The prediction has a mean pLDDT of 85. Predicted 3D model of a 78-nucleotide RNA (c-di-GMP-I riboswitch aptamer) from Geotalea daltonii FRC-32. The RNAcentral record of the sequence draws on Rfam and Ribocentre. It matches the Rfam family "c-di-GMP-I riboswitch aptamer". Gene Ontology term of the family: cyclic-di-GMP binding.
């Protein structure tokens, strides 16, 4: 240095719930709060899931904390 791996330390993210606000809805934003996370960083490309309309195999939308793919990345014990 590279690959694999995940002990320690530093730093980081933030589930449910609650409050306020947006949306027909799925659900999202902010605050609070920590169940967890080494990619719980980014990306709807594939599978699957959810919502609305149509009723049809379509159209539009949501989710990255469901699995896979792509891109990028902190630390360094065994």
């Nucleotide at each position: 240095u590279u690959g694999a791996c995940g002990a320690a330390a530093a730093g980081g993210c933030a589930a449910a719930g609650c409050a306020c606000g947006g949306g027909u809805a799925a659900u999202c934003g902010u605050g609070u709060g920590a169940c967890g996370c080494a990619a719980a960083g980014c990306u709807a490309c594939c599978u699957g899931u959810c919502c609305a309309g149509a009723a049809g195999c379509c159209u539009g939308g949501a989710a990255a904390g469901a699995g896979g793919g792509g891109c990028c990345g902190c630390c360094g014990a065994a």